[in-house]
This record gives sequence, C1' cells and structure tokens, in this order.
RNA sequence: GAGGAUGUAGCUAAGUGGGACAGAGCGCCUGUCUUCGAAACAGGAAGUCACAGGUUCAAUCCCUGCCAUCCUCG
Repeated sequence: GAGGAUGUAGCUAAGUGGGACAGAGCGCCUGUCUUCGAAACAGGAAGUCACAGGUUCAAUCCCUGCCAUCCUCG
C1' cells in the first nucleotide's frame, strides 16, 4: 500500500426484509430479608448503536468517508 472482519450500557454481547419504548447477562444503586454481610427476592439508573455525512416519510440496519483493533496479501 491492497483486501477482509469487528465497533451497540461500566464489562460481555443479541438484534434486523429499514418502521417494537433498542433487549439480555454480569456489574452498579435502592428496598425486603439478616445481629451484620453474602445469597435470594422486588424495583431502578445507565445507550447521541465508534465518529461525520448521504439516501429515505422513517436508518443500529442501506451508501460514502474517517478512526481504532484484529487477520490476510504485497
């Protein structure tokens, strides 16, 4: 330099023929329980879907660019 994959909550990650309030586990917070914790149970917060544009009535999803990580080729 060329090609490919991945990027979604603090961490791990699902999702899609373009239309759901964007879900889950762990973690975190609150409460119940307990002498206190843990566990269990109940509830809650947390996401500009890496970033910037475009197409569309509508984009996490399609297109373009860009950044980061990984792989292959030269």
Molecule: transfer RNA
Organism: uncultured Leptolyngbya sp.